[in-house]
The RNA shown here (transfer RNA) has 74 nucleotides and comes from Fervidicola ferrireducens.
Its mean pLDDT, the model's own confidence on a scale to 100, is 80.
The sequence is in RNAcentral, with records from Rfam.
Parts: sequence; structure tokens; C1' cells
RNA sequence: GGGGGAGUAGCUCAAUUGGCAAGAGCGGCGGUCUCCAAAACCGUUGGCUGCAGGUUCGAGUCCUGCCUCCUCUG
Repeated sequence: GGGGGAGUAGCUCAAUUGGCAAGAGCGGCGGUCUCCAAAACCGUUGGCUGCAGGUUCGAGUCCUGCCUCCUCUG
């Protein structure tokens, strides 16, 4: 240099022919329980979907450029 893959919540990941209000687990906070704590249970808290444009009535999803990481290859 060329090919492929990934980037979504504090962390690990979903959202698979473009369309329900973008979800789950862990975590944080509050509560129940307990002598205290842990565990368990209940409630609550979460996002300008890497950046900038484009297409569309509508983009996490499609197109273009760029950035970061992983991988294969000369």
C1' cells in the first nucleotide's frame, strides 16, 4: 500500500428485507429484608448510535469521505 471486520448507555452486547417510543445484562441511586453487611427482591437512572456530508416522507441500518481499533496479505 491492498482486502476483510468492528465503532450504539460507565462496561459487555442486541436492534438480521430502512418505519413500533433504540433494548438486555452488569453497574449507579433509592427502598424492602438484616444487629450490620452480602445475597435476593422491588423501584429508579441511563444514549446528540466514531466524525462530516448525501439519498429518503423516514437512516443505528443505504451511499461518499475521513478518524480509531482488530485481522489477513504484498
Background
The organism belongs to Fervidicola, within Bacteria.